[in-house]
């Protein structure tokens, strides 16, 4: 980089170095010298992941615990909207709810 699954309203720093730029893409709209990205320490959560229990006989499902590893994550709902439908207002357009889509992130495949 493809593919399949699942999850994506919640939670986390007045720390340390660094010194200009960041929130995917585009359009908004925000964050930033009262310090951005990146790196370290803290933190969170609980997908792998270990433990125990019921059920199950397909080595698997449920339901609690933990947090030593492997990952992630630590402004704003994935920060909004993008694409179809439906509904209110309205004549151009706004807002609203549902799905698609696109992304992240985890396991797994070839």
């Nucleotide at each position: 980089g493809u593919c399949u699954u699942a999850u994506c309203a919640a939670g986390a720093g007045u720390g340390g170095c660094a010194g200009a730029g960041g929130g995917a893409a585009a359009g908004g709209c925000c964050c930033u010298g009262u310090g951005a990205a990146g790196c370290c320490c803290g933190g969170c959560a609980a997908c792998c992941u270990u433990c125990a229990a019921a059920c199950a006989a397909a080595u698997g499902u449920u339901u609690g615990a933990a947090a030593a590893g492997g990952u992630g994550c630590u402004a704003a709902g994935u920060c909004c909207u993008u694409c179809a439908a439906a509904g209110u207002a309205u004549u151009u357009u706004a807002c609203u709810u549902u799905g698609a889509g696109a992304g992240a992130u985890a396991a797994g495949a070839g």
Predicted 3D model of a 110-nucleotide RNA (SAM riboswitch aptamer (S box leader)) from Neobacillus niacini. It was read from a public genome assembly, where an Rfam model found it. Of the family's consensus pairs, 97% are formed in the model. NCBI's taxonomy places the organism under Bacteria, Bacillati, Bacillota, Bacilli, Neobacillus. Model confidence (mean pLDDT): 82 of 100.